RNAcentral holds the sequence, with entries from ENA. Transfer RNA from a Candidatus Competibacterales bacterium, 72 nucleotides, folded computationally.
[in-house]
């Protein structure tokens, strides 16, 4: 300097323009004489930031960061 990936719940990842989901963990229950397994139910997200397009963006475009990879 410049070409590409990635940013989404505590984590770890889904989700090719129509209500944002799973696993793990957390809480609370229920089961045990209790813990642990197992099961039931809840909570938890300005989708990296600013902005555009759209009737409607996590999804398409433009800038920006941050982290990785590659080429000069």
């Nucleotide at each position: 300097u410049u070409g590409g990936a990635u940013a989404u719940a505590g984590c770890u990842c889904a989700u090719c323009g129509g209500u944002a989901g799973a696993g793990c963990a957390u809480u609370c229950g229920a089961c045990u004489c209790a813990u642990a397994c197992u099961c039931g139910a809840a909570a938890u997200g300005u989708g990296g930031c600013g902005g555009g397009u759209u009737c409607g963006a996590u999804u398409c475009c433009c800038g920006u960061u941050a982290u990785c990879c590659g080429a000069c």
The source organism's lineage runs through Bacteria, Pseudomonadati, Pseudomonadota, Gammaproteobacteria and Candidatus Competibacterales.
The coordinates come from a structure-prediction model, not an experiment, and the mean pLDDT is 81.
It matches the Rfam family "tRNA". Gene Ontology term of the family: triplet codon-amino acid adaptor activity. It is annotated as a transfer RNA.